[in-house]
Molecule: Bacterial RNase P class A
Organism: Motiliproteus sp.
């Protein structure tokens, strides 16, 4: 100087004028409420997606099982989780780092086109051999046979080929030619040992000639977890109507907030047509809350102390104008609340680390 990897932050500011919503204080009035004055506050890092987990409300409390659903290495954190932290295995990258749908293939079933001899109770195409048994020809000869060429019967899975994948690998011996057939080393299975809480690791020891492949993001098996509905939940007040009509079942029935069964509780339910109201208050913001310091921990986070209150709209509140500055403004607006994950983001700032080149 260049190229990268990971983490964190900002994302308009300042001043003025008018306007909107809440709270508090105060004055007046026509006192359900309205008007004036003053003080303070008023959308996000994702408010988004509605993908997980909960708090809260109701069913309403009697539970158990089956089916179903979710998660899936180990140890921790957390209210909990499919989240986060730290480790382990596997894969990618020179590296900093990144990804991981990561239990089980010896419970069972299924699947793998074509090629190829053969694709899992998985093999003989091309080759190699001709020992055992056997045929033909030639040569030699000590007439018994021997050698050689081409075979047959047969042997082989070391060499070659096909394929994404082919019956452990290298070497030596052995054989007619070969083959873990035997041996050495490596690899693999089993059993110990050492380190680690564990997943696992090991330049450890013993033993066995040892291949019973792949795939579960296929069905399946195993382990753990799991009621439902949702603030349009629910509670209260006021008002109005038609205390309407029809059909079915009716205690061996029916109903009871996912399905089915058993159990338990209650004693009446279900469906259709028609009519009325849909207004107000509450839930509604003090929270598994935020910030600072100390302390324990590798860390997520915990503990102790101190300080702070930070939107509650309801056809839906923060908008308009002017001046100035600047990065000339991206993605984008709460609706019960919180912890996460995922997705989108113009521009700008900071930190740590890796690699390459050059110079000293």
């Nucleotide at each position: 100087a260049g190229a990268g990897u990971c983490c964190g932050c900002c994302g308009g500011g300042c001043a003025g004028u008018c306007g909107c919503c809440g709270u508090c204080u105060u004055a007046c009035u026509u006192u359900u409420a309205g008007u004036g004055a003053g003080a303070g506050g008023g959308a996000g890092g994702a408010a988004a997606g509605u993908c997980c987990g909960g708090g809260c409300u109701c069913c309403a409390a009697a539970g158990g099982g089956u089916a179903g659903a979710g998660u899936g290495c180990c140890a921790g954190g957390u209210a909990a989780c499919g989240c986060c932290u730290g480790g382990g295995g596997g894969g990618c990258g020179u590296g900093a780092g990144c990804c991981u749908a990561c239990g089980g293939a010896u419970a069972g079933u299924g699947c793998a086109g074509c090629a190829g001899a053969g694709a899992g109770u998985a093999g003989a195409c091309c080759g190699c051999c001709u020992a055992c048994g056997u045929g033909u020809g030639u040569u030699c000869c000590u007439c018994g046979g021997a050698a050689u060429a081409c075979g047959c019967c047969g042997g082989u899975a070391a060499g070659g080929g096909u394929g994404a994948a082919a019956g452990g690998g290298u070497g030596c011996g052995g054989u007619a030619a070969g083959a873990g057939c035997g041996c050495a080393c490596c690899g693999c299975g089993c059993g110990a040992g050492u380190g680690g809480c564990a997943a696992c690791a090991c330049u450890u020891c013993g033993u066995g000639g040892c291949a019973u492949g792949g795939u579960a993001a296929a069905c399946c098996c195993c382990a753990c977890u799991c009621g439902g509905a949702g603030c349009a939940a629910g509670a209260c007040c006021a008002a109005a109507u038609a205390g309407g009509g029809a059909u079915c079942c009716u205690u061996c029935g029916g109903c009871g907030u996912g399905a089915c069964c058993c159990g338990c509780g209650c004693u009446g339910g279900a469906u259709c047509c028609g009519g009325g109201u849909a207004g107000g208050u509450u839930g509604c913001u003090c929270g598994a809350g935020g910030c600072c310091u100390g302390u324990g921990g590798c860390g997520a986070c915990g503990c102790a102390g101190g300080c702070c209150c930070u939107a509650g709209a309801u056809g839906a509140a923060u908008g308009a104008c002017u001046g100035u500055u600047c990065a000339c403004g991206a993605c984008a607006g709460a609706a019960c609340c919180c912890g996460g994950c995922u997705u989108a983001c113009a521009g700008g700032c900071g930190g740590a680390c890796u690699c390459u080149c050059u110079u000293a």